[in-house]
RNA sequence: GGGACUGUAGCUCAGUGGUUAGAGCGGAUGACUCAUAAUCAUUUGGUCGCUGGUUCGACUCCAGCCAGUCCCA
Numbered sequence: 001g002g003g004a005c006u007g008u009a010g011c012u013c014a015g016u017g018g019u020u021a022g023a024g025c026g027g028a029u030g031a032c033u034c035a036u037a038a039u040c041a042u043u044u045g046g047u048c049g050c051u052g053g054u055u056c057g058a059c060u061c062c063a064g065c066c067a068g069u070c071c072c073a
Stems, first nucleotide, its partner, number of pairs: 001072007010025004018056001026044006049065005
C1' cells in the first nucleotide's frame, strides 16, 4: 500500500427498511434467611463508532473517515 470482517447498555452479544432498540451477566432496592450465598420480585441502564447520502421512514442500504482483528504485498 491492497483486501476481508467487526464496531449496538459497564461486559458478552441478538436485532430481515416500519410496534417504544432487546436478551443474558452486572449494578440498586425489596422478599426469603439468625446471617451470607443461592433463589424470587421490582428497578437501573444506549447520541446503535463519526459525518454525509438514499428513502415517507435507516441500528439495518450507499459513500467517506476513525478504531480493532486477520490475510496479501
Source information
The RNA shown here (transfer RNA) has 73 nucleotides and comes from Candidatus Moranbacteria bacterium CG23_combo_of_CG06-09_8_20_14_all_40_16. NCBI's taxonomy places the organism under Bacteria, Bacteria candidate phyla, Candidatus Moraniibacteriota.